This is a predicted structure of a 71-nucleotide RNA (transfer RNA) from Pachysolen tannophilus NRRL Y-2460. Its mean pLDDT, the model's own confidence on a scale to 100, is 83. Rfam family: tRNA. Rfam links the family to the GO term triplet codon-amino acid adaptor activity. Rfam classes the family as a transfer RNA.
[in-house]
RNA sequence: AUACCUUUAAUUUAAUGGUAAAAUAAUAAUCUACGGAAUUAUAAAUAUAGGUUCAAUUCCUAUAGGGUAUU
Numbered sequence: 001a002u003a004c005c006u007u008u009a010a011u012u013u014a015a016u017g018g019u020a021a022a023a024u025a026a027u028a029a030u031c032u033a034c035g036g037a038a039u040u041a042u043a044a045a046u047a048u049a050g051g052u053u054c055a056a057u058u059c060c061u062a063u064a065g066g067g068u069a070u071u
Base pairs, nucleotide, nucleotide: 001070002069003068004067005066006065007064010024011023012022013021018054026042027041028040029039030038047063048062049061050060051059
């Protein structure tokens, strides 16, 4: 320099263009002599900017981060 892949919650993963789902972690409560475990509840995310569409995590383009290959 070129080509390709990838980006969803603090972490790990889902979601055939049609209300963004869970697990772990965190916080609070119950329980306990105290912790741990367990139970219940709460908050938290589609990398950014555009386009197509009645409707976009999903399709297209550009940018940014990460990775692979070639030179």